[in-house]
RNA sequence: UGACUUUUAAAAGCGCCAGAGCUGAACGACCGGACGAUAUAAAGUUCAGCUGACGAGGUGGAGGUUUAUCGAGAAUUCGGCGGAUGCCUCCCGGUUGACAUGUAGGUCACGACCGUAAGUUUACUCGAAAACAUAGGGGCAACCCUUUGCACAAACGAGUGUAACAAUAGACC
Numbered sequence: 001u002g003a004c005u006u007u008u009a010a011a012a013g014c015g016c017c018a019g020a021g022c023u024g025a026a027c028g029a030c031c032g033g034a035c036g037a038u039a040u041a042a043a044g045u046u047c048a049g050c051u052g053a054c055g056a057g058g059u060g061g062a063g064g065u066u067u068a069u070c071g072a073g074a075a076u077u078c079g080g081c082g083g084a085u086g087c088c089u090c091c092c093g094g095u096u097g098a099c100a101u102g103u104a105g106g107u108c109a110c111g112a113c114c115g116u117a118a119g120u121u122u123a124c125u126c127g128a129a130a131a132c133a134u135a136g137g138g139g140c141a142a143c144c145c146u147u148u149g150c151a152c153a154a155a156c157g158a159g160u161g162u163a164a165c166a167a168u169a170g171a172c173c
Stems, first nucleotide, its partner, number of pairs: 014082004019078001020051008054071003060091006092115006105173004109168001119165003123160005132149002135146004
C1' cells in the first nucleotide's frame, strides 16, 4: 500500500465518478504545406488532483415501479451509476356523509378523504439558501472550508375570512 472479514458512525438536491471540462508534473515523435516568426512552443500521451444540486417541501405497513414535488441573480445544477419520504395496488388505523323525518352511542355496507390529518375550488397574511460582497484559513494550481452582511421565490404548510359546488332522509341494535 492492497485484498478479505468484523464492528462503529454518517443521508435524501442525498452519496459516488470511468464521460466531459479544468489544474499540476513528466514526456513531447512522424508526415504534408508554407518559408517570415514562435521551439523554454503546440497537438497529444501517462500519472496525480479539482469540479460535478442553491435551498423550500415530503415517511402508517407490505409489495411493485422509475425521468419521484417546487421554485432560485446558479446555467457542468451537463452526462452516468446507486439510493430516496413520490406514484400504483392491497392491508391496518381513522375523519366524514349537511338540509328536509328527532337525540346519543355502537356495528355493518357504500361514497369522498386522511396517516395527527381528513370533500373540491377561491381570497388575504406569514414562512429560503446559494448567487453577490466581506473577513480569515488550506492548496504550486484548478479549487475547497469557515465567518459576517444583503435581498428576492414557487409548490406546500399554518392562520384568518368569504362564496360557490359536491355530499347514504342506508340497514340493524